[in-house]
Context: one part of a larger RNA
RNA sequence: UGACGGGGGCCCGCACAAGCGGUGGAGUAUGUGGUUUAAUUCGAUGCAACGCGAAGAACCUUACCAGGGUUUGACAUCCUGCGAAUCCCUUGGAAACGAGGGAGUGCCUUCGGGAACGCAGUGACAGGUGGUGCAUGGCUGUCGUCAGCUCGUGUCGUGAGAUGUUGGGUUAAGUCCCGCAACGAGCGCAACCCACGUCUUUAGUUGCCAGCAUUUAGUUGGGCACUCUAGAGAGACUGCCGGUGAUAAACCGGAGGAAGGUGUGGAUGACGUCAAGUCAUCAUGCCCCUUACAUCCUGGGCUACACACGUACUACAAUGCUACGGACAAAGGGCAGCAAACUCGCGAGAGCUAGCAAAUCCCAUAAACCGUGGCUCAGUUCAGAUCGUAGGCUGCAACUCGCCUACGUGAAGGAGGAAUCGCUAGUAAUCGCUGGUCAGCUAUACAGCGGUGAAUUCGUUCCCGGGCCUUGCACA
Numbered sequence: 001u002g003a004c005g006g007g008g009g010c011c012c013g014c015a016c017a018a019g020c021g022g023u024g025g026a027g028u029a030u031g032u033g034g035u036u037u038a039a040u041u042c043g044a045u046g047c048a049a050c051g052c053g054a055a056g057a058a059c060c061u062u063a064c065c066a067g068g069g070u071u072u073g074a075c076a077u078c079c080u081g082c083g084a085a086u087c088c089c090u091u092g093g094a095a096a097c098g099a100g101g102g103a104g105u106g107c108c109u110u111c112g113g114g115a116a117c118g119c120a121g122u123g124a125c126a127g128g129u130g131g132u133g134c135a136u137g138g139c140u141g142u143c144g145u146c147a148g149c150u151c152g153u154g155u156c157g158u159g160a161g162a163u164g165u166u167g168g169g170u171u172a173a174g175u176c177c178c179g180c181a182a183c184g185a186g187c188g189c190a191a192c193c194c195a196c197g198u199c200u201u202u203a204g205u206u207g208c209c210a211g212c213a214u215u216u217a218g219u220u221g222g223g224c225a226c227u228c229u230a231g232a233g234a235g236a237c238u239g240c241c242g243g244u245g246a247u248a249a250a251c252c253g254g255a256g257g258a259a260g261g262u263g264u265g266g267a268u269g270a271c272g273u274c275a276a277g278u279c280a281u282c283a284u285g286c287c288c289c290u291u292a293c294a295u296c297c298u299g300g301g302c303u304a305c306a307c308a309c310g311u312a313c314u315a316c317a318a319u320g321c322u323a324c325g326g327a328c329a330a331a332g333g334g335c336a337g338c339a340a341a342c343u344c345g346c347g348a349g350a351g352c353u354a355g356c357a358a359a360u361c362c363c364a365u366a367a368a369c370c371g372u373g374g375c376u377c378a379g380u381u382c383a384g385a386u387c388g389u390a391g392g393c394u395g396c397a398a399c400u401c402g403c404c405u406a407c408g409u410g411a412a413g414g415a416g417g418a419a420u421c422g423c424u425a426g427u428a429a430u431c432g433c434u435g436g437u438c439a440g441c442u443a444u445a446c447a448g449c450g451g452u453g454a455a456u457u458c459g460u461u462c463c464c465g466g467g468c469c470u471u472g473c474a475c476a
Stems, first nucleotide, its partner, number of pairs: 001476002004472002007470007015460002019423005026314008034305002042053002064300007073125001077124002079121005086103007107114002127289002130287003136283002138278003141274001143272001148187006154163003167178003193266004198234007207224003212221002237260001240254005316416001320375007332363003337356002342351003382413001387408007429452007
């Protein structure tokens, strides 16, 4: 000087408390451990691994296993020879690949040949998701959006170092004020950026419709006031008033205002810590393989299942379930695409065919909600696992191993022990909608969008984590 203390003081955080809803019990989905296996590819492992890499494993992917092939190679550059390329047929085979036959003579040309492509050959080389994340770059997690981390000059100290950065107030903040052997400065904080909330203005189609006419319909004429869209601006600064305070910084209350003291949310992550994670995104040193640890193909596996754990979904019902009728979103996506209407089908879907590269057309009926009827507390008109049959769709192909529909079947489950998680407001809870990946989908995941919409916070004694000062120390 740090680190540490079941030392002290001050302070903060959904840290506790006060509340609301869960997890832990059931069934299922998914990840992991374990076990099994020819293989169940690899990585991630307290917080900070476990719906994680994977924004989508039937083949492919795919790295694993079995079998069948290739050896200048699936991919790149150079050299030589032959043939244009390419297409078709027969045949062996699971395919890769092999055997045989035929069609075909293109483009440029200085007529030598050349370019692209295919086959054969030679060697330089290719290739490796093989190892090492404890050799690395890059990227990322975490402490933590915590308020800290440092430097120059000066001063003090033999020196390590100290001071500044401590103190008195204050703040979300090393934020600001005052004081002070310090005076300044940098990286962080804040602001500058994006979205939302108010107003003005510009613009008025594909959007809108107040008044006029018109229509089944903003449909058409007309209009751009309103809504909206998307550009530009205004607006909030403790600016104003009162009080408290050291006359300071600031705090409390008020006015005006759409918004008030950081308006709300996001993006933004200091010096560093964990030899944290990643050699399997990529790049890369070294080591290793080179008829194999490379490469092609078929099939299998990654989907196994006495069990254990994590994360979710659906429930156990009457604030509910069910049948019919009625209402209101936002944000997205669409041409190898989204697909209306119509017809067929109980339905999944099929047929046919408008419109739309989209403020124009489509996906597209939002659901919870409201109204009316039924159910009357039961393993039920709750719950839907499992299984049977019949179908639909995607795709060479749904056996291992896809999704969906109809009918039948109708398991556990009676609110979950010890323990444990999230959340302070348009939040929790609850309800649906969309997207990426994607032929299809095991999505109940993830990322977004809106609808309805609470309760509680006395307080900081205690648990956890963190900041500053101080003290002890057999630690560095």

Description:
RNAcentral holds the full RNA, with entries from SILVA. Small-subunit ribosomal RNA, 3' major domain from a metagenome, 476 nucleotides, folded computationally. Its Rfam family is "Bacterial small subunit ribosomal RNA".